Molecule: c-di-GMP-I riboswitch aptamer
Organism: Bacillota bacterium
Parts: sequence; C1' cells; structure tokens
RNA sequence: UCGAUCUCAGGGCAAACUCUAGCGAAAGCAGAGGACGCAAAGCCACGGGUCUUCCACUAUGAGUGAUGAUAGCCGGGUUACCGAA
Repeated sequence: UCGAUCUCAGGGCAAACUCUAGCGAAAGCAGAGGACGCAAAGCCACGGGUCUUCCACUAUGAGUGAUGAUAGCCGGGUUACCGAA
C1' cells in the first nucleotide's frame, strides 16, 4: 500500500402503542412522545407481493379494472460514516 474477515469509536434511524378540533373515501401519511428492532430501517414505486375502494364496469353476493399506499415484504437502482486494537 492492497485485499479478506470481524469489530471498535462517534453516532444515526425509529416498530407497537399514546396524543393531535392534523391530512385522506380508505389503506395510510405528517407532528410530538416512545423504543421493537435495523450496517443502509438513507433515497427511488422499475419488477414482484400485500393492502385500500372515492371512481368505472359487470352484477345486485361480490368480483374485475383503475386510483392510491407499502422502501421496516422481497428483488433492483443509487448515495454514504468508521474500520484489525
């Protein structure tokens, strides 16, 4: 100097739940509190999965389409701190 593997230090994010005269048809999102966890649990809806039903169609049970959501469901893309004591 390079590589592999594992970790140290500084830290980071924030599930469930609670509150909000919040947003939304809903799923869900936002803020505050709170930590189950996460080495990308940073960002992106491209592919798959899952959820929603204001709308459309068929029906008069509901289903399909379509809209929306989910990045802490998986894959993929992209950015990134420390680092053999």